[in-house]
Molecule: small-subunit ribosomal RNA
Organism: Methanocaldococcus bathoardescens
RNA sequence: AUUCCGGUUGAUCCUGCCGGAGGCCACUGCUAUCGGGGUCCGACUAAGCCAUGCGAGUCAAGGGGCUCCCUUCGGGGAGCACCGGCGCACGGCUCAGUAACACGUGGCUAACCUACCCUCGGGUGGGGGAUAACCUCGGGAAACUGAGGCUAAUCCCCCAUAGGGGAGGAGGUCUGGAAUGAUCCCUCCCCGAAAGGCGUAAGCCGCCCGAGGAUGGGGCUGCGGCGGAUUAGGUAGUUGGUGGGGUAACGGCCCACCAAGCCUACGAUCCGUACGGGCCCUGAGAGGGGGAGCCCGGAGAUGGACACUGAGACACGGGUCCAGGCCCUACGGGGCGCAGCAGGCGCGAAACCUCCGCAAUGCGCGAAAGCGCGACGGGGGGACCCCGAGUGCCCACGCUCUGCGUGGGCUUUUCCGGAGUGUAAACAGCUCCGGGAAUAAGGGCUGGGCAAGUCCGGUGCCAGCAGCCGCGGUAAUACCGGCGGCCCGAGUGGUGGCCACUGUUAUUGGGCCUAAAGCGUCCGUAGCCGGCCCGGUAAGUCUCUGCUUAAAUCCUGCGGCUCAACCGCAGGGCUGGCAGAGAUACUGCCGGGCUUGGGACCGGGAGAGGCCGGGGGUACCCCAGGGGUAGCGGUGAAAUGCGUUGAUCCCUGGGGGACCACCUGUGGCGAAGGCGCCCGGCUGGAACGGGUCCGACGGUGAGGGACGAAGGCCGGGGGAGCAAACCGGAUUAGAUACCCGGGUAGUCCCGGCUGUAAACUCUGCGGACUAGGUGUCGCGUCGGCUUCGGGCCGACGCGGUGCCGAAGGGAAGCCGUUAAGUCCGCCGCCUGGGGAGUACGGUCGCAAGACUGAAACUUAAAGGAAUUGGCGGGGGAGCACUACAACGGGUGGAGCCUGCGGUUUAAUUGGAUUCAACGCCGGGCAUCUUACCAGGGGCGACGGCAGGAUGAAGGCCAGGUUGACGACCUUGCCAGACGCGCCGAGAGGUGGUGCAUGGCCGUCGUCAGCUCGUACCGUGAGGCGUCCUGUUAAGUCAGGUAACGAGCGAGACCCGUGCCCCAUGUUGCUACCCUCCCCUCCGGGGGAGGGGCACUCAUGGGGGACCGCCGGCGCUAAGCCGGAGGAAGGUGCGGGCAACGACAGGUCCGCAUGCCCCGAAUCCCCUGGGCUACACGCGGGCUACAAUGGCCGGGACAAUGGGACGCGACCCCGAAAGGGGGAGCGAAUCCCCUAAACCCGGUCGUAGUCCGGAUCGAGGGCUGUAACUCGCCCUCGUGAAGCCGGAAUCCGUAGUAAUCGCGCCUCACCAUGGCGCGGUGAAUGCGUCCCUGCUCCUUGCACACACCGCCCGUCACGCCACCCGAGUUGAGCCCAAGUGAGGCCCUGUCCGUAAGGGCAGGGUCGAACUUGGGUUCAGCGAGGGGGGCGAAGUCGUAACAAGGUAGCCGUAGGGGAACCUGCGGCUGGAUCACCUCCU
Repeated sequence: AUUCCGGUUGAUCCUGCCGGAGGCCACUGCUAUCGGGGUCCGACUAAGCCAUGCGAGUCAAGGGGCUCCCUUCGGGGAGCACCGGCGCACGGCUCAGUAACACGUGGCUAACCUACCCUCGGGUGGGGGAUAACCUCGGGAAACUGAGGCUAAUCCCCCAUAGGGGAGGAGGUCUGGAAUGAUCCCUCCCCGAAAGGCGUAAGCCGCCCGAGGAUGGGGCUGCGGCGGAUUAGGUAGUUGGUGGGGUAACGGCCCACCAAGCCUACGAUCCGUACGGGCCCUGAGAGGGGGAGCCCGGAGAUGGACACUGAGACACGGGUCCAGGCCCUACGGGGCGCAGCAGGCGCGAAACCUCCGCAAUGCGCGAAAGCGCGACGGGGGGACCCCGAGUGCCCACGCUCUGCGUGGGCUUUUCCGGAGUGUAAACAGCUCCGGGAAUAAGGGCUGGGCAAGUCCGGUGCCAGCAGCCGCGGUAAUACCGGCGGCCCGAGUGGUGGCCACUGUUAUUGGGCCUAAAGCGUCCGUAGCCGGCCCGGUAAGUCUCUGCUUAAAUCCUGCGGCUCAACCGCAGGGCUGGCAGAGAUACUGCCGGGCUUGGGACCGGGAGAGGCCGGGGGUACCCCAGGGGUAGCGGUGAAAUGCGUUGAUCCCUGGGGGACCACCUGUGGCGAAGGCGCCCGGCUGGAACGGGUCCGACGGUGAGGGACGAAGGCCGGGGGAGCAAACCGGAUUAGAUACCCGGGUAGUCCCGGCUGUAAACUCUGCGGACUAGGUGUCGCGUCGGCUUCGGGCCGACGCGGUGCCGAAGGGAAGCCGUUAAGUCCGCCGCCUGGGGAGUACGGUCGCAAGACUGAAACUUAAAGGAAUUGGCGGGGGAGCACUACAACGGGUGGAGCCUGCGGUUUAAUUGGAUUCAACGCCGGGCAUCUUACCAGGGGCGACGGCAGGAUGAAGGCCAGGUUGACGACCUUGCCAGACGCGCCGAGAGGUGGUGCAUGGCCGUCGUCAGCUCGUACCGUGAGGCGUCCUGUUAAGUCAGGUAACGAGCGAGACCCGUGCCCCAUGUUGCUACCCUCCCCUCCGGGGGAGGGGCACUCAUGGGGGACCGCCGGCGCUAAGCCGGAGGAAGGUGCGGGCAACGACAGGUCCGCAUGCCCCGAAUCCCCUGGGCUACACGCGGGCUACAAUGGCCGGGACAAUGGGACGCGACCCCGAAAGGGGGAGCGAAUCCCCUAAACCCGGUCGUAGUCCGGAUCGAGGGCUGUAACUCGCCCUCGUGAAGCCGGAAUCCGUAGUAAUCGCGCCUCACCAUGGCGCGGUGAAUGCGUCCCUGCUCCUUGCACACACCGCCCGUCACGCCACCCGAGUUGAGCCCAAGUGAGGCCCUGUCCGUAAGGGCAGGGUCGAACUUGGGUUCAGCGAGGGGGGCGAAGUCGUAACAAGGUAGCCGUAGGGGAACCUGCGGCUGGAUCACCUCCU
């Protein structure tokens, strides 16, 4: 700066609202030096009420009188009330009323007035009368008032003249648009003026009449300025006429009569609100909001009415009356009206002194001097506004150093003191002198928006903050405080209101397919809009000129206060209005013409267009007859139901009602709803072709009218099938449903009503313009073919109906000549979500209900489109033995072992809890471990304070205490300096927090994914790449492709293993050679030593495998299948490593670590106990149930490992466990080390056994301080359950499963555990996606904490606002009637000279009160109703994924509830298939 910023999401774009930042107004919190200047201050609520004082007088030169003073006695002066004149109708205050000629603006007055003022002309003759003051006498409390008497005038009256008015007549003149005006003449009638004063005088001030002017007003009128239609009709003096009354004046203003008009959709009437304008605030403007101050106008003066006086009033500080209020009273009667200035009460969030002065300005009076003025000018109070200024400056030193302190110096605006000036008097100010840095800084904020802290302390979803988003649940940059910082500054914040922001009311300047929004459709009234040409006119429009648009305000320039604010002067402007002149393109109007818009007409065709009548067909149901027999029917499976009284089924015949298959097609027709057998009649519309007629006749369309699916309603028919409700059967936790069997309204017809829908293309109607391509329907023209038929094909034109698409549009999806593009015309509709299409009112309807259609309250979003994920009881593809299938073996049953839950207990420490806790924490616990329990004991670095050579801390004999202990106590001894008795602070903590963390680990994941750079696409999130096809174990590779490359993963790599080669041979090996020993069946065998290194082995190095070769498949690709060769194939086999990330996964009890806590106990030590409990439940295992076995005897073959507090050969003892000795070995050397299954032989014979070994008893051994709780082993005895395991569930694809043993780890001792090793060694897939799950693509989504998601309704509880409500209370307005103060008019009568008054009567207006009715509003209201909101309530699961019965709309019925069902409709429905269309 014509502007943004925060908030809906995981993220994005859009719509949309909420909030923030600006300005102004009122109040308010904290704070405040000054001054100056200017302006404002009881408007908002109570136009509520007011004590007291003041706010309008003046004139003595109009008059009579009284008092006082002076007097040169002539008089002069001052004052007072009275008569009289003028003024008091201005000024000042307020904003109640008023929606109106009240205001503004422009006209008109040929329908008027105007005191004082100005100009001109003329005049002022005569006569008469009363009265106040005063005097006298009365009444009354007072207010006040009565009677009599005297008197003057600029007081009053009469006569005259001037003059004025009216009527009639004649015409002329003047003004004018027009005479009803003016003027002149004649006749008549009526009314009918005058005042003096001062001055010696001149003269001055007055007085009267007429005319004119000026000023101020009255009246009329065009136009303008508000909300409600949930106010649509209003009106009886109403509209007009005639006559009259009245007025300054027109008029229905008033009255009598006559007529029946008048206003209204361009909004009458009614209701609500409101003084209007100049202007003010805001805004770029257009606009929106306001009307305080100041100015103009209006209105009002406690509410209301009325007249008098007067030039002027129906009169704020005059009068009368009524009402309400107050005051005085002697109770008879009186008085008052601050919305003037001050002041008081009340009301309230809200607003000053009972000040000074008439010096200035102005007004009234006056000849003047002057007097008066709460108008005004000044002062006081108030941060009310605007403007200006200050709260200091310099130097040195110190410090915790952008500053503070100390010392010194400077300045003096302000401040204090004084003088002068200033002023009506003051104040302030100004000038000068003296003093002295002295007298002067706060408020808000500090998470984002939004400028400034992730600093400290406190708090711990508490207390609190917060405009909005949001902070606070122990480490808070958001609360409270401190410190620091930021912004503004004599101010700064808050609350409320207005404008802007907001293009969220859109004229400028918005929208309506899906976000809010197109009326269900058509016809048509008013209105709005309107084709081509010519002429006229000049209303709109444009130009020029004049006037106006008060002043102030605003802008510019100049000037005056020291500047500024402020003020003055000049100019401009005030977007408007009126008048005149001109222009004529466009619009309008008038006239004439035209045919292209529109209409009419003609022709042959198309069509489920509508209405009526007639005819037909299949199926179905029923009935009758015939045939026939045991079921039928129905479902996921069933049952209810039907059937031996013969069903279902088949055949024949009859009856009935509804419907109209195939043809049938994103084909046709219709305005929409909608329309489908055939024939006929009547009838509407459209297209094409023709171009005969009319000649703009048109478009749209507020109101209005007509039509309008299904359902529903009324009356009458009809009723086969179907089918709300209803009754049964199932399903289910329930099942008021989905499924099944029945079944009534209804569905059908006739007549009438309802008038709704997802009445949808969610897209109003008409016109014009802006690339195409391709189907299809109708018509026409042309061409080709023809089996000539109503045939087939093609091109072009017109019209309809689809699809795809350029430009363009759109938030995007998408639209795209059938627009959602570009324009024009007209209508309808929208303005955050909820409350709510509800309430109330109105209209319509028989009802159901329809149409119209709010508010309180509540809420920070509700939404649209698209994106990435996740998810689906969506789809497709691929994959996996923690998937299935095939096969093998188990678990689930038993006993035991072990872990967990639970329970128990003083304690049974703690953690882990689907996969991914449960032989897990390497967790095999006797003490230890140990974290738990019981009991006992111990411990404080460092600092400070008590205490301490009268002996601290420490140690000790005995006794006591205790389970035990110089731990403690008693008594004493030793010893010699510190000091846990107190405060602080520590050590330590397996105390808390794995939701503060590191590290490590588990799981997704035996997965094949996760990303980047550049380019490209998209407004953007994001996409593409990473997709598709083929292929792979693999995002592995190849081909395609707006992508091209790259990285992390996969692979490669590393280790082990399998084959070969080379090197090296000790502790390994030993074929061969030598020596020695032993045995011998003399063939030979074994051992030791030495050669040797061929073999085995060990160690190191190398080779080998790559789909390389052949055939086939595949695209000549990647690759796949088969084969050859090979020790090995197609990643050989097994392992290690293993992405971006996610799970607030696990671990604070391995360790580390923030914070919190304990701190003489939550620390440390000891003894004992517990972790081993046991009515139970679960997981993992071991051993079995036996004969493929058990037992006995004999015989054979490993590998990995381990060993010094160790492994232990060998010998001896023991039945064994084991014991006593003990060589060798820190180990390719020695030892553990006998492997077992297996083989051979024997026995058992299907038995709870010679199976099985639990349990228990006895004896013995080992480890260890110690085996009672609670170890292991040996021997003997005892011999339990168990005879192969329900639902369910686990593992495994080859040297695997299964089975067999061996080693190591832990370890003093103790495996059925874990980790390894070798021995024997099957079966079955070589597939699939069914189950479980994973990956990719796609689809839907209201999910994103991501389906363990989201979310609906009833019910229960609390709070809030509202609706209905028998009524009840009050108020406003209107109508009617009655009473009626009083006013006005008329008549009569009486009094009076008259004016006028009294009385009586009549008419009229009429406040106020009463009653009745109507209407509106408000308060209360038993009870009823829904609504909103409220951390965790109840019932279900309706909706979102095909949400598990697709959803939704209308309607109807039903049901605790969401809802269910029927009928019709919609797609805003997923999925598969088929058809069609398009590319």